[in-house]
Context: one part of a larger RNA
Molecule: small-subunit ribosomal RNA, 5' domain
Organism: uncultured Campylobacterota bacterium
RNA sequence: GAGUGAACGCUGGCGGCGUGCUUAACACAUGCAAGUCGAACGAGAACGGUACUAGCUUGCUAGUAUGUCAGCUAAGUGGCGGACGGGUGAGUAAUGUAUAGUUAAUUUGCCCCUUAGAGAGGGAUAACUACUGGAAACCGUAGCUAAUACCUCAUACUCCUUCUUCCUUAAUGGAAGUUGGGAAAUGUUUUUUCGCUAAGGGAUGAGACUAUAUGGUAUCAGGUAGUUGGUAGGGUAAGAGCCUACCAAGCCUAUGACGCCUAGCUGGUCUGAGAGGAUGAUCAGCCACACUGGAACUGAGACACGGUCCAGACUCCUACGGGAGGCAGCAGUGGGGAAUAUUGCACAAUGGAGGAAACUCUGAUGCAGCAACGCCGCGUGGAGGAUGACACAUUUCGGUGCGUAAACUCCUUUUAUAUGGGAAGAUAAUGACGGUACCAUAUGAAUAAGCACCGGCUAACUCCGUGCCAGCAGCCGCGGUAAUACGGAGGGUGCAAGCGUUACUC
Numbered sequence: 001g002a003g004u005g006a007a008c009g010c011u012g013g014c015g016g017c018g019u020g021c022u023u024a025a026c027a028c029a030u031g032c033a034a035g036u037c038g039a040a041c042g043a044g045a046a047c048g049g050u051a052c053u054a055g056c057u058u059g060c061u062a063g064u065a066u067g068u069c070a071g072c073u074a075a076g077u078g079g080c081g082g083a084c085g086g087g088u089g090a091g092u093a094a095u096g097u098a099u100a101g102u103u104a105a106u107u108u109g110c111c112c113c114u115u116a117g118a119g120a121g122g123g124a125u126a127a128c129u130a131c132u133g134g135a136a137a138c139c140g141u142a143g144c145u146a147a148u149a150c151c152u153c154a155u156a157c158u159c160c161u162u163c164u165u166c167c168u169u170a171a172u173g174g175a176a177g178u179u180g181g182g183a184a185a186u187g188u189u190u191u192u193u194c195g196c197u198a199a200g201g202g203a204u205g206a207g208a209c210u211a212u213a214u215g216g217u218a219u220c221a222g223g224u225a226g227u228u229g230g231u232a233g234g235g236u237a238a239g240a241g242c243c244u245a246c247c248a249a250g251c252c253u254a255u256g257a258c259g260c261c262u263a264g265c266u267g268g269u270c271u272g273a274g275a276g277g278a279u280g281a282u283c284a285g286c287c288a289c290a291c292u293g294g295a296a297c298u299g300a301g302a303c304a305c306g307g308u309c310c311a312g313a314c315u316c317c318u319a320c321g322g323g324a325g326g327c328a329g330c331a332g333u334g335g336g337g338a339a340u341a342u343u344g345c346a347c348a349a350u351g352g353a354g355g356a357a358a359c360u361c362u363g364a365u366g367c368a369g370c371a372a373c374g375c376c377g378c379g380u381g382g383a384g385g386a387u388g389a390c391a392c393a394u395u396u397c398g399g400u401g402c403g404u405a406a407a408c409u410c411c412u413u414u415u416a417u418a419u420g421g422g423a424a425g426a427u428a429a430u431g432a433c434g435g436u437a438c439c440a441u442a443u444g445a446a447u448a449a450g451c452a453c454c455g456g457c458u459a460a461c462u463c464c465g466u467g468c469c470a471g472c473a474g475c476c477g478c479g480g481u482a483a484u485a486c487g488g489a490g491g492g493u494g495c496a497a498g499c500g501u502u503a504c505u506c
Stems, first nucleotide, its partner, number of pairs: 001506004006502005013378006019371002021336001026334003030331003035080003040077002043073002047071001048069001049066008087289003096214008106206002111202007119153004128143004133138001159181002163177005187194001215261003222252003227249008264286004268279004291312005314325004342368001344367003350364001351362004381411004392401003416443006425433001450495005455476003461490005471478002
C1' cells in the first nucleotide's frame, strides 16, 4: 500500500446492488418447512345440492331422506413423491477431492424411440359393524366388503439358465441349436386419452476400479494374521479377503510405512510485476453428517434431517402400569461471544411434487423488514459581494489571521415535503413486490458534516495551562518553567457519510 462475512470509538442525509452466528455439530417454547391423486377403490363423518315435512317474515329457518347428486370429501385401502429441494462442516490426510482414464465387472423409477402382447380364474383385508383392554399413546377378538392391492394357471422367438458345435480373445466375447424357468390391469375416463407386461436402443443419474496430485511431525522406525497371495464355496446390480473353509508365507516401509496433531476438497478469493504466499464466507461442483452409537426394512434409488427398530444421554406427560420428542429447514428463544437480522408478504414470476386437467402443496424461490457491514452513485447549494463588519485568536499594539468566509443582492430545486398520475416484469386471464419505480405540479436555501492528524518518518504552527507530574507513543522518542511531541484554544492538513483504532492475510 491492498484486502476483510469483521469488531470497537466518535459521527451519520438519500438511493441502487450485494452481504449478515467466523464462537456452543450448545439446549430448544411456538408456528410453518411434503404432499398429492375421487379419471385406481370401497365408502359417506362434514359442506353444498335435490326431494319431502313443519314454521311463517314468501324465500329464509329447522327436521327427515338421498352416494349415479358425473358436486365434494375427513378418515381408510392403493399409486407416485417423502433418496429432490433446504441446512451444517462434526468426522475424514484418503473408503474424500481435482485432473485423466477403465467398466468385455455393473445398474438406472419418471422421460424418448422401436418390437410384441394383455387369455382364464381365485382367496383375502383395511375402512365399517359389534364386543372388549388402556389415564394416554395405542390395541385385541368376531363378522362384512372393493380395487390399477395380493395370488394361481396358460402363452412368451427375443430374456435368465444347462449342455453341444463353430468363430474369436491376453483374459473375454459372439453366432446356431438345446434343457429347465419366468409377464401383465382390457383397468380408468364423456368418445379422445392415460395407464399395464416383456424385450432392444437412447438420454439422464448412480456404483466400482486405476494413475498422478492433494497438510505438519522422525523428540513417531518398524508396521501387519484376513494380514499378502492361491484353490473352493458364498455374497453383490457388479470386480475383489467383500465373507467363510483349506493351503502357502507373504505384503508395506527413509521416494517416510505405522503412529500422533491439524483439516471437509475444488472452481475460486486476497495479495504480488511475476514466481510465490495466504485462504476456501456468499455463488457453483463433489463429499460427509442429521441428539450420540448401531442395525436393517421398503424402494429404481436410502442403510433415509422433518421414516422404522435397538441401546445411551437429555427434556416433557402420566391415573406410576407406561408413553412422547429431536430446528446443523425458515422465523424465533435461552446460552456462549467483541460480534451477526423479522416468530413478515406471496405462490404473481422461475423451478419442484402429485394430477388428464382445473388445481393443491412448496420458509425452494420471488419480495419486503433490520444493520453505513461492503462496493458504487448523489446531495448538504450556485453567482456576485470589502469600508475587508462583529466575535474569536494573536500581536513588535502599528497590525495580522479566520476571510468573499458571513451579512446583503440575484438565481436554481438534485434532494426534501405535499398533491395528482402511474408502469414493465404476464403469452388470453392471474402482480406478493406496490400506489413501488418513474412522471408532472406546487413550496422554499429550504431537511442534511463529520472524523483523524499537525516533532521526524508524513501533508499540516502558534498561544495558554502543566512542570520527568499529569500524560503521549507505530518506530525514533517527548515531558525536570519559554513543550510546534502532554491538555485546551485559534489556525492549518488529509479523507469525507464517513473517519480513526484493534485483529488477521499478502